[in-house]
RNA sequence: GCACGAGGCUAGGGGUGCCCGCACAGGUUCAACGCCGUGUGUCGGGCUGAGAAACACCCUUGGAACCUGAACCGGAUAAUUCCGGCGGAGGGAAGCUUCGGAACGCCCGC
Numbered sequence: 001g002c003a004c005g006a007g008g009c010u011a012g013g014g015g016u017g018c019c020c021g022c023a024c025a026g027g028u029u030c031a032a033c034g035c036c037g038u039g040u041g042u043c044g045g046g047c048u049g050a051g052a053a054a055c056a057c058c059c060u061u062g063g064a065a066c067c068u069g070a071a072c073c074g075g076a077u078a079a080u081u082c083c084g085g086c087g088g089a090g091g092g093a094a095g096c097u098u099c100g101g102a103a104c105g106c107c108c109g110c
Base pairs, nucleotide, nucleotide: 001106002105004100005099006098007097008096009095010094011060012059013058014057016054017047018046019045020044021043022041023040024039025038026036027035028034066091067090068089072085073084074083075082
């Protein structure tokens, strides 16, 4: 000095689903009501979760954050990317810096 431990800065990566209601649009109708439940929502409530649009949260190669396989398989649920499997499978986003540094290990100098 490295490894190692803790922090900071900058940059980057990632997901946002399910159910009910409401509103609007749509369909049905000559039209409205009603009905249907196709779409939309910086709306309200419920479920799981760190996070279900948050100046948030999580993750950044020592990488299970997240994506693919996958409209997969099994289980549970009001329902779901809810749980497990698949699976350490294939992909996946990094640089700088500060402090500490007992013991073991490695490297350099004397």
This is a predicted structure of a 110-nucleotide RNA (TPP riboswitch aptamer (THI element)) from Acidihalobacter ferrooxydans. The model forms 100% of the base pairs in the Rfam consensus. The sequence is in RNAcentral, with records from Rfam. NCBI's taxonomy places the organism under Bacteria, Pseudomonadati, Chromatiales, Ectothiorhodospiraceae, Acidihalobacter. The coordinates come from a structure-prediction model, not an experiment, and the mean pLDDT is 76.